Record summary: The RNA shown here (transfer RNA) has 72 nucleotides and comes from Argiope bruennichi. Its Rfam family is "tRNA". The family's RNA type in Rfam is transfer RNA. The coordinates come from a structure-prediction model, not an experiment, and the mean pLDDT is 82.
[in-house]
């Protein structure tokens, strides 16, 4: 330098091109002497960034930016 994979709340994981699910956590409520467990509930992503294509992008395509991995 070059090739290839990954990038989604706080953390892990979903999603045929058509209103971005769900799990821990979190907060509030019930319960409890008080707490945890269990039950209701809520509220947290402009899906790295910036372009393109397309009626319509997380998802295809182009650049970069971060981080595994590969050859020399």
């Nucleotide at each position: 330098c070059u090739c290839u994979c990954u990038g989604u709340g706080g953390c892990c994981u979903a999603a045929u091109g058509g209103u971005a699910a769900g799990g821990c956590g979190u907060c509030g409520g019930u319960c409890u002497c008080c707490g945890g467990a269990g039950c209701c509930g809520a509220a947290g992503a402009u899906u790295g960034u910036g372009g393109g294509u397309u009626c319509g992008a997380g998802u295809c395509c182009c650049a970069c930016c971060a981080g595994g991995g590969g050859c020399g």
The sequence is in RNAcentral, with records from Rfam.